RNA sequence: AGAGUUUGAUUCUGGCUCAGAACGAACGCUGGCGGCGUGGAUAAGACAUGCAAGUCGAGCGAAGGUUUGCGGGUAGCAAUAUUUGUAAACCUUAGCGGCGAACGGGUGCGUAACACGUGGGCAAUUUACCGUGAAGUUGGGAAUAACCCCGAGAAAUCGGAGCUAAUGCCGGAUGUGGUCCCAGGAUGGCAUCUUCCUGGGAUUAAAGCUGGGGAUCCGCAAGGACCUGGCGCUUCAUGAUAAGCCCGCGGCCUAUCAGCUAGUUGGUGGGGUAAAAGCCCACCAAGGCGAAGACGGGUAGCUGGUCUGAGAGGACGAUCAGCCACACUGGAACUGAGACACGGUCCAGACACCUACGGGUGGCAGCAGUCGAGAAUCUUUCACAAUGGGGGAAACCCUGAUGGAGCGACGCCGCGUGGGGGAUGAAUGGCUUCGGCCCGUAAACCCCUGUCAUCUGUGAUCAACCCUUUUCGGUUAAUAGCCGGAAAGCUGAUAGUAGCAGAAGAGGAAGGGACGGCUAACUCUGUGCCAGCAGCCGCGGUAAUACAGAGGUCCCAAGCGUUGUUCGGAUUCACUGGGCGUAAAGGGUGCGUAGGUGGCGAGGAAAGUUUGAUGUGAAAGCUCCGAGCUCAACUUGGAAAUGGCAUUGAAUACUACCUUGCUAGAGGAUUGGAGGGGGAACUGGAAUUCUCGGUGUAGCGGUGAAAUGCGUAGAUAUCGAGAGGAACACCAGUGGCGAAGGCGAGUUCCUAGACAAUUCCUGACACUGAGGCACGAAAGCUAGGGGAGCAAACAGGAUUAGAUACCCUGGUAGUCCUAGCCGUAAACGGUGCACGUUUGCUGUGGGCGGAUUCGACCCCGUCCGUGGCGUAGCUAACGCGAUAAACGUGCCGCCUGGGGAGUACGGUCGCAAGAUUAAAACUCAAAGAAAUUGACGGGGGCCUGCACAAGCGGUGGAGUAUGUGGCUUAAUUCGAUUCAACGCGAAGAACCUUACCUGGCCUUGACAUGCAGGUGGUAGAAACCUGAAAAGGCAACGACUUCGCAAGAAGAGCCUGCACAGGUGCUGCAUGGCUGUCGUCAGCUCGUGUCGUGAGAUGUUGGGUUAAGUCCCGCAACGAGCGCAACCCUUGUGUCCUGUUGCCACUCCCGCGAGAGCGGGAAGCACUCCGGACAGACUGCCUCAUUUUAAUGAGGAGGAAGGUGGGGAUGACGUCAAGUCAGUAUGGCCCUUACGGCCAGGGCUGCACACGUACUACAAUGCCCGGCACAACGGGAAGCAAGACCGCAAGGUGGAGCAAAUCCCUUAAAUCCGGGCCCAGUUCAGAUUGUCGUCUGCAACUCGACGGCAUGAAGCCGGAAUCGCUAGUAAUGGCGCAUCAGCUACGGCGCCGUGAAUACGUUCCCAGGCCUUGUACACACCGCCCGUCACAUCAUGAAAGCCGGCUGUACCCGAAGUCGCCGAGCCAACUCCGACUUGUCGGAGAGGCAGGUGCCGAAGGUAUGGCUGGUGAUUGGGAUGAAGUCGAAACAAGGUA
Repeated sequence: AGAGUUUGAUUCUGGCUCAGAACGAACGCUGGCGGCGUGGAUAAGACAUGCAAGUCGAGCGAAGGUUUGCGGGUAGCAAUAUUUGUAAACCUUAGCGGCGAACGGGUGCGUAACACGUGGGCAAUUUACCGUGAAGUUGGGAAUAACCCCGAGAAAUCGGAGCUAAUGCCGGAUGUGGUCCCAGGAUGGCAUCUUCCUGGGAUUAAAGCUGGGGAUCCGCAAGGACCUGGCGCUUCAUGAUAAGCCCGCGGCCUAUCAGCUAGUUGGUGGGGUAAAAGCCCACCAAGGCGAAGACGGGUAGCUGGUCUGAGAGGACGAUCAGCCACACUGGAACUGAGACACGGUCCAGACACCUACGGGUGGCAGCAGUCGAGAAUCUUUCACAAUGGGGGAAACCCUGAUGGAGCGACGCCGCGUGGGGGAUGAAUGGCUUCGGCCCGUAAACCCCUGUCAUCUGUGAUCAACCCUUUUCGGUUAAUAGCCGGAAAGCUGAUAGUAGCAGAAGAGGAAGGGACGGCUAACUCUGUGCCAGCAGCCGCGGUAAUACAGAGGUCCCAAGCGUUGUUCGGAUUCACUGGGCGUAAAGGGUGCGUAGGUGGCGAGGAAAGUUUGAUGUGAAAGCUCCGAGCUCAACUUGGAAAUGGCAUUGAAUACUACCUUGCUAGAGGAUUGGAGGGGGAACUGGAAUUCUCGGUGUAGCGGUGAAAUGCGUAGAUAUCGAGAGGAACACCAGUGGCGAAGGCGAGUUCCUAGACAAUUCCUGACACUGAGGCACGAAAGCUAGGGGAGCAAACAGGAUUAGAUACCCUGGUAGUCCUAGCCGUAAACGGUGCACGUUUGCUGUGGGCGGAUUCGACCCCGUCCGUGGCGUAGCUAACGCGAUAAACGUGCCGCCUGGGGAGUACGGUCGCAAGAUUAAAACUCAAAGAAAUUGACGGGGGCCUGCACAAGCGGUGGAGUAUGUGGCUUAAUUCGAUUCAACGCGAAGAACCUUACCUGGCCUUGACAUGCAGGUGGUAGAAACCUGAAAAGGCAACGACUUCGCAAGAAGAGCCUGCACAGGUGCUGCAUGGCUGUCGUCAGCUCGUGUCGUGAGAUGUUGGGUUAAGUCCCGCAACGAGCGCAACCCUUGUGUCCUGUUGCCACUCCCGCGAGAGCGGGAAGCACUCCGGACAGACUGCCUCAUUUUAAUGAGGAGGAAGGUGGGGAUGACGUCAAGUCAGUAUGGCCCUUACGGCCAGGGCUGCACACGUACUACAAUGCCCGGCACAACGGGAAGCAAGACCGCAAGGUGGAGCAAAUCCCUUAAAUCCGGGCCCAGUUCAGAUUGUCGUCUGCAACUCGACGGCAUGAAGCCGGAAUCGCUAGUAAUGGCGCAUCAGCUACGGCGCCGUGAAUACGUUCCCAGGCCUUGUACACACCGCCCGUCACAUCAUGAAAGCCGGCUGUACCCGAAGUCGCCGAGCCAACUCCGACUUGUCGGAGAGGCAGGUGCCGAAGGUAUGGCUGGUGAUUGGGAUGAAGUCGAAACAAGGUA
């Protein structure tokens, strides 16, 4: 730091996904040790059990116990035991009393708040214990727990009577001081005021306990007074600590919450508090808050910090630390320095427990622990040894705070599971091209080491206090006490732990995930769109590096993966750091409020700003430098940092503010012209329609074609007159005006704006503009008019498969006017407004000026508009380009993936239609923009082709042949299926072929190779038997090669066994090779250069031309390759050479013949011909197109041939997963006594039918008969076969000749000549059938060909449609050959004969080429794609209602409790009075209590609203779903843009 994913490819936009780090985690697999951390995140759910707050006897009385002394009793002789009383010492404790219990510990419910953070304020406050200072600590009194007695109760507990103490309670005294009031003075400040001094008045305290001393006094003594310490107590001041209150600023979401508020805001007076205050109350006033977000709703403890990030930010708030809130739920106060109190009280409620049913008890969000819910979170442990807290004078006690241990890989950190050597590169395993390779020095084996764990031994730091004893110094009258120092003694939960030492032995210790790309790491097997995987893209349909297993590899490692969550990547909310013409995104337009922003100069002040100082910013954490645990984690010291806030000093450039000025912005004034700017009134002509009248007659109208419609009741047409409404031709123009919508006949009136010139005035008055207000096409709505034309709806006619459309005939709302509403448009320049800056060229509208002119035009300059092209620049590209989409500034609006959806709900507006504001669930991995290359178009242009047209002949109808489909069958073997399958593979199915079927047989096999064993009467084999054959059986006879003298051995052969053979079994979608097709079409590419961000383009396009990307010219291209052409073969002309088997003109000879002549031979090579070599044709020459000179074309000459002369071979890059596994080859799969092999018979020939290709015909351009003429290509030995003879013929007999320019096949036929037929199912046509034959063959039944005789079917030229052919072609006639025993050949491949017609032309059909255009196609139009309906699933809206939660308002009831009032009942202390028995009683008062009552008041109840959630018959749309239905809306002019 990036990567994957939209496309055929590209650039961009844009989302989704991944790689990183982290966690109080959970789950899966696995698991050796240690250190340090950490562990109920859910149910603030409910809790059994134990513990978590006590302590003080040196505050007090009392009770109990132990020991000792003394006295008494009992037992005993006594010692002694026991009991009782008393005294002393010690111990224990319920109660009274004091302090503590408000700390510590837990949790995060509530809380959006002065709760928290930060900085201030209190002149508006309190603070127990503690420190310091000052003063005091006097003298009395009355009760009450405990205890005892009685009583109630199951219990908890309570009532009554009696006794008693205090540091408990209550008066009195004193008053340093404090508080309050009055008077005077001084100081300071911040408004009320503060502080200090002086004088006067009023009021106001206390408690004792304990140690020591012995001089004086008292006392019998103990002891007390007294003296001296300590701890207490009281008052005041001050400090510290802790707390309370107030304020500025800061930190969540929501406007689909816009208005909220009656104690509300303020004042006066009072109450209240430690203290300010509507904190509370009475009265008065009507305020207070809010778009800088009040009020409401949702969520949430806040912070230091933690995680992430380069940072800015974002998310979070476990452990630790600070603050807050809470303690079963709700309310309340009491006590106290402090609480409205976690382990206190009272009341109400829910829940649980006990109960004798009357009544009681309880609160783990303390530590452990239990249940529950949950994916999930520990031991009912040890100790107060340390640190800290409470009490105490202290010892000490208490302390689930804390210190430790335990459990959990939950996290971080550290260590180990061994190290070295070791190649037969062992074995197993895996792969393999079978050679080998990998695991792999890995193992074994050898030599070592000893961490951790194990065992044995030893064995800590953390401990110093306190206290006791001794001693020293100080204080003191003192050796006491107290204070300080020294020595000794005492104290360890962790723990027999850490550490250390020793022993033994490699011994006890490795897994998890991944391996298609992203992303490091590859093979085999299994599976076969199944099973499964998957974070995204995507894998899996028989060769899966993607599933599963294995081997191997890679990454981490006592862990590894998965899931969840956060940040990052994401510049994907953009402050740093984005955008809005077409990708999402400019408001329809203007005016304008708040707000934001704002020209030039001077002065002032100093708010922002800059800078210095001071305070604060807790500690911990982070960072840096050190230190301590063996290292690290961890702990610790120091520094730095803590962007902040506050106070204060300075500066004054900039911004804001105040004062004052200026004119360049802006506005005003004057003059002037332009304009469909707006409104109102009036006027006009053309046209349509209608009415009336005239003329006139049969049609009009309409369409692709028609019909509906109108018309003989007189239409259309035409003339005249009239009515009425709407719109204003020409002018008219990328011309004008307006903010936009929009505005078009003329005139008048009213009215707005812009522009130019002048430079007179004001003096920043400006720009933008959230809300707001106004305007706002068409359609629509309301009311009233109007209504000619046009025209939704509707009706009819057509079209159509249908046609609720397109077309036609009609036609109502509406369109028009007036008044009002609606408020939207592709309201578009798809481009907000304003200002400034930035090369140019050229139109046009309106002004002004210059020059010139008599004046103007032209011309030049300038300002404002409106267009085209274009530089720089910008842009993803297209494009924009002074009218910016360039460069800048200000302000507003808007966007953040596609769909759901501009939808639902809610609100606002509207008469309605609807508008506006505006989500979510769910779903997809894309949706999109621009450009590129193709392909396509019922787009365009150019061109070609037997493509059409012009012609000739066919097919489609008949019969037959043949192939195919279908049907049938035991089998009808298989393949080929638009062109490009169908007389195709098949150039020959009776058997064979043959692959199919039935039946019979064989199993190393019909065939190949290897190994092992056996075998000499072996291999082979006549004959014979069975059999349909194959085969089986028997078997005369009977071998071969090499070595060796021989015996024998080896080979061959045969038999047996094992490897293997064999397969026309599957896959042509695993392949090679070959082939078809586009297409013999003219195309297809490359190198370098250039252009483009890029895909790509250019070249190859353009102008001509050609059969041709053929050639020429031009050109950012220049060249080149594969194709085209040529080179090759053949044919057409000539020359030369060769001359047999070819030829015979000339010459000679022989024979025949009257002759013409014929036959043979010689000679010859002239001619023909065969073969070979060469020549020839190249637009070379002329004219014209043509002045582009070129290419080329047209015509002509010459020539056998003329413009590639004709034909052939030759097939570019590629397309169709085209065809072929059945020609052969071949991967993989499958069969192996069978899917292999052999044989016989059958089938491939089967026949209601359909199609293709052919043949023969339908006749007279014909048929039949007779005669006569002219070929070429070819073939021939298991062959072709002559002459001759036989047969009507097929054919037979026979065999000359010929391995062939010699012989044979081999008479060519049509033609021509002569004759017949006379238009008919015929003298046409020949199917079919009967019969007799011939030939081939082992064999013609299924199932051959041919011949003779007889029979004589359909058919009289063929519907829709369709095929071939442009010259030696079509048409037509015959001949040859391959295959082959024969043949179903009428097929195929060739040959020669006869031998035409037509082409105006490129509009149309088809195919193709080039250019261009559109595209939503790229599997490429046989494409893509939309909607309804049907089915399934999912989420969601509405819905009569129903059920919850929260909450408002009104009212009822009203617990506890504070406060107020009453208080006749009750009460010891104080005061007064009285009585007598002189220390008691009674009465009155003061003061209080019980009780009652008033206000408030929780829970509860009634009624009525709001918000929110769940559910709901039914219903609405939405989304999704390989192969459903109907259509065909969009993409091409998408067939009606």

Overview:
The prediction has a mean pLDDT of 84. The RNA shown here (small-subunit ribosomal RNA) has 1537 nucleotides and comes from a metagenome. The RNAcentral record of the sequence draws on SILVA. It matches the Rfam family "Bacterial small subunit ribosomal RNA".